The prediction has a mean pLDDT of 77. The RNA shown here (Bacterial RNase P class A) has 386 nucleotides and comes from an Anaerolineae bacterium. The source organism's lineage runs through Bacteria, Bacillati, Chloroflexota and Anaerolineae. The RNAcentral record of the sequence draws on ENA. The model forms 94% of the base pairs in the Rfam consensus. It is recorded under the gene name rnpB. Rfam family: Bacterial RNase P class A. Its family is annotated with tRNA processing, dimeric ribonuclease P complex and ribonuclease P activity in the Gene Ontology. Rfam classes the family as a ribozyme.
[in-house]
RNA sequence: UGAGUGAGUUGCGUGAUCGCACUGACAGCGGUGAGGAAAGUCCGGACUCCAGAGGACACGGCGCCGGGUAACACCCGGGCGGGGCGACCCGCGGACAGGGCCACAGAGACAUACCGCGCCUGGCAUCAGUGCCGGCGUAAGGGUGAAAAGGUGGUGUAAGAGACCACCGGCAUUCCGGGCAACCGGAAUGGCCAGGCAACCCCCGUCGGGAGCAAGGUCAAGCAGGAAGGCAGGUGGCGACACCGGGAGCGGUCCGUUCCCGCUUCAUUUGAAGCGCCUUCCGGGUGGGCUGCAUGAGGCGGCCGGUAACGGUCGUCCUAGAUAGAUGAUCACGGCAUUUGCCCUGAGCAAAUGAACAGAAUCCGGCUUAUAAACUCACUCAGGCU
Numbered sequence: 001u002g003a004g005u006g007a008g009u010u011g012c013g014u015g016a017u018c019g020c021a022c023u024g025a026c027a028g029c030g031g032u033g034a035g036g037a038a039a040g041u042c043c044g045g046a047c048u049c050c051a052g053a054g055g056a057c058a059c060g061g062c063g064c065c066g067g068g069u070a071a072c073a074c075c076c077g078g079g080c081g082g083g084g085c086g087a088c089c090c091g092c093g094g095a096c097a098g099g100g101c102c103a104c105a106g107a108g109a110c111a112u113a114c115c116g117c118g119c120c121u122g123g124c125a126u127c128a129g130u131g132c133c134g135g136c137g138u139a140a141g142g143g144u145g146a147a148a149a150g151g152u153g154g155u156g157u158a159a160g161a162g163a164c165c166a167c168c169g170g171c172a173u174u175c176c177g178g179g180c181a182a183c184c185g186g187a188a189u190g191g192c193c194a195g196g197c198a199a200c201c202c203c204c205g206u207c208g209g210g211a212g213c214a215a216g217g218u219c220a221a222g223c224a225g226g227a228a229g230g231c232a233g234g235u236g237g238c239g240a241c242a243c244c245g246g247g248a249g250c251g252g253u254c255c256g257u258u259c260c261c262g263c264u265u266c267a268u269u270u271g272a273a274g275c276g277c278c279u280u281c282c283g284g285g286u287g288g289g290c291u292g293c294a295u296g297a298g299g300c301g302g303c304c305g306g307u308a309a310c311g312g313u314c315g316u317c318c319u320a321g322a323u324a325g326a327u328g329a330u331c332a333c334g335g336c337a338u339u340u341g342c343c344c345u346g347a348g349c350a351a352a353u354g355a356a357c358a359g360a361a362u363c364c365g366g367c368u369u370a371u372a373a374a375c376u377c378a379c380u381c382a383g384g385c386u
Base pairs, nucleotide, nucleotide: 001382002381003380004379005378006377007376008375009374010373012334013333014332015331016330017329018328020033021032022031023030024029035357039368040367042366043365044364045363046362047212048211049210050209054255055254056253057252059208060207061206062205063204064078065077066076067075068074079092080091081090082089083088093203094202098201099200100197101196102195114142115141116138117137118136119135120134122133123132124131125130150168151167152166153165154164155163169193170192171190172189173188174187175186176185177184178183216291217290218289219288225282226281227280228279229278230277231276233244234243235242236241245261246260247259248258249257250256262275263274264273265272266271298317299316300315301314302313303312304311305310336354337353338352339351340350341349342348
């Protein structure tokens, strides 16, 4: 100097005038006012309600090990595998519990013999060599493919082949050492040596009540009710209560559990009527105010602990709260970028133009996606100079 990798900051600045929302001080006069993603609604929670919310199954999420956190599919550190010259990046339970799939090509994809190699006093042709056909043997060589019975060297064989041998690799069993662990290193024995896919079903482990600020609370106003179904009790007990039965609720099922199973009148024959309660359907009214509503698992800084994520402690600060929805407009100067012109060719001078993705709605911790331009730090590789 160039090319890269990882992380971070900003996202025009200053002033004036006018305007808007909330708010303080009773008036004057002040304070605050969209984001790094506010987006997607993908995860996790806080909070509220369902009276309480247990167990099993189903269903769904997660999945190497350890740590962090309120929690998580997040973050940090480590292990193994793969990619890259490298800084770095990507991935992660189980394929010997079972089932299923591996297109096309190819002989054959839990299986096979296309080309080939060898043998047969086999057959035919040939002067011979040799060629063709048949049978048997073979899987070392070639071909197809993402993938075809581990690799190198040898023995052996008619030709071969872990058939056998040496070494290596993988696997299995046992043992030793290091580490909290995932795993790493080593030794002995054994020819055991044909895969891949589980973001296919599945198996193993682990976690999980439901709904959501349009949750909820409260005030005001207003209307119109109707229909159907059920009301179930029984037994024991002096009584409190217990058991059985029925109905409703607790997400899908079951268990379990909670609540309820009433009053009056008439009749006397099991019944009838009214009120009340529960479930479902049809219809009507309201759709307004206040609150929830921003002090938080909060921000910033110092010190301590920790490799780090993060934690502890001390100090300091209060930084939107709207409800058809405020957070804006204008001017001036300056900055950045682009274009044009000038010339003293200098990060110079002048003029013009432009500014990405985008807009809070209960709040917080993450992830993912979009993003013009500018800057900073650390590291890697290549070239040059000293």